[in-house]
RNA sequence: CGCCGAGUCGCCUCCGGGCGAGCCGGGGAACCAGGUACCUGGGGUGAAUCCGCAGCGCUGCUGCGGUAGGGCGGCUCCCUUCCCGCCCGAAUCCGUCAGCUAACCCGGUAGGCGGUACGGAA
Numbered sequence: 001c002g003c004c005g006a007g008u009c010g011c012c013u014c015c016g017g018g019c020g021a022g023c024c025g026g027g028g029a030a031c032c033a034g035g036u037a038c039c040u041g042g043g044g045u046g047a048a049u050c051c052g053c054a055g056c057g058c059u060g061c062u063g064c065g066g067u068a069g070g071g072c073g074g075c076u077c078c079c080u081u082c083c084c085g086c087c088c089g090a091a092u093c094c095g096u097c098a099g100c101u102a103a104c105c106c107g108g109u110a111g112g113c114g115g116u117a118c119g120g121a122a
Base pairs, nucleotide, nucleotide: 001114002113003112004111008021009020010019011018012017022109023108024107025106026105027104032099041097042094043093044092045091050066051065052064053063054062055061056060069088070087071086072085073084074083
């Protein structure tokens, strides 16, 4: 400097953080939708779900191959769609509770990648 992402900006600071704006997400009426017996709990953030095969210590984990979906490049000042190529297709929270939802209430504002320049070490 650029990219993904809500993840940015400003002020204050006792340097731990705090406040405000912007942005993102959740809870929460009426109306509407849905439901009405039994079993299986269920839901949220996020692109990150689902399927097949094999193995194992089998409500799952691991490996392989796909897949809903997402990102980048081809692609030019901007927008959109198709196509081609490449990459990702994780993780985590609530705790038996959640449809939508005005007023109102609560929370988040992380992390990661690439290029270039300078400096240091081996």
Predicted 3D model of a 122-nucleotide RNA (c-di-AMP riboswitch aptamer (ydaO/yuaA leader)) from Micromonospora echinospora.
The same sequence occurs in records of 2 taxa.
The sequence is in RNAcentral, with records from MGnify.
NCBI's taxonomy places the organism under Bacteria, Bacillati, Actinomycetes, Micromonosporales, Micromonospora.